The prediction has a mean pLDDT of 77.
Archaeal signal recognition particle RNA from a Candidatus Woesearchaeota archaeon, 274 nucleotides, folded computationally.
NCBI's taxonomy places the organism under Archaea, Nanobdellati, Candidatus Woesearchaeota.
A source record names the gene ffs.
Its Rfam family is "Archaeal signal recognition particle RNA". Rfam links the family to the GO terms signal recognition particle, plasma membrane targeting and SRP-dependent cotranslational protein targeting to membrane, signal sequence recognition. On this family, see Wild et al., Curr Opin Struct Biol 2002: "Towards the structure of the mammalian signal recognition particle".

[in-house]
RNA sequence: CGGGAGACUAGGUUGGCGCGCCAGCCCUGCGCUGUUACACCAGACGGGCUUUACGGGUGAACCGAAGCUUGAGGGGCGGUUUGGUAUUGGCCUGUAGGCCUCAGCUAAAGCGUUGAGUCUCUGUCCUGCAGGGUUGGCAUUUGUGGUUAAUGUGUCAGGUCCGGAAGGAAGCAGCACGCAUCGUAAGUGUCUGCGCUUGUGGGGUAGCGGAGAGGAGUGAUAGUUGAGUCAACCUGUAGGUGCAGGCUAAAUCCACCCUUAUGCGAGUCUCCCG
Numbered sequence: 001c002g003g004g005a006g007a008c009u010a011g012g013u014u015g016g017c018g019c020g021c022c023a024g025c026c027c028u029g030c031g032c033u034g035u036u037a038c039a040c041c042a043g044a045c046g047g048g049c050u051u052u053a054c055g056g057g058u059g060a061a062c063c064g065a066a067g068c069u070u071g072a073g074g075g076g077c078g079g080u081u082u083g084g085u086a087u088u089g090g091c092c093u094g095u096a097g098g099c100c101u102c103a104g105c106u107a108a109a110g111c112g113u114u115g116a117g118u119c120u121c122u123g124u125c126c127u128g129c130a131g132g133g134u135u136g137g138c139a140u141u142u143g144u145g146g147u148u149a150a151u152g153u154g155u156c157a158g159g160u161c162c163g164g165a166a167g168g169a170a171g172c173a174g175c176a177c178g179c180a181u182c183g184u185a186a187g188u189g190u191c192u193g194c195g196c197u198u199g200u201g202g203g204g205u206a207g208c209g210g211a212g213a214g215g216a217g218u219g220a221u222a223g224u225u226g227a228g229u230c231a232a233c234c235u236g237u238a239g240g241u242g243c244a245g246g247c248u249a250a251a252u253c254c255a256c257c258c259u260u261a262u263g264c265g266a267g268u269c270u271c272c273c274g
Stems, first nucleotide, its partner, number of pairs: 001274008011063004015033005023050005038059004067264002070261006078253008088244002090241009100228008110218002118213007125203008133194002136191012152177004160169003
């Protein structure tokens, strides 16, 4: 010096891009695309930054002197912008008809002397006043059930104290009561509501119900003719509009792939062979 094996360090990889946001860059968002290939934390009331802006923080895995950066050319997924295109949709305008109204004619279901259309009164509806009923809230009285304080009241086994005894005294637990409180039932009062109800006054009445008058028609619907309307809606048709989709052209940014060139790096230690 060259080759081989091992260990290590600097370092590298664990994605990139478009749109949106922004004065601008990165990230959280949406989308496209590539790989064998990261995890967690915070972030639209935004987070980190300033042309050296290709995120901030904490860790991990693999590779390891392996590689990385930049430029040019070609292919190329996708995005963005602009232009064109009237066949699809939307919108605008016109037009014809439908729908709608009135009148005439034709047909006609059903209803009708067990009473049609029509007319009158009335109930249903709204409202004022005077009552009743009832829902709910609150207050209060009584009953009932639960809980139940303090040094509360009553009665106080046992035990204690006094006494020679009889007997007496204080009194714990327990039991009963009990202020208070909670629940519940009934009554009363008050406020409030009502698919309820009585009486009365007023209003209204399309439809439906009831009562009455009157006495022979009524007429759902369909067709057709004429006139009108055409606010809206529906259908056909003519024209316009690039608003949306589709297609297309150009410009531009480009994931990914291929080719080529430049720059940076290519280090340290141990063992073996020549």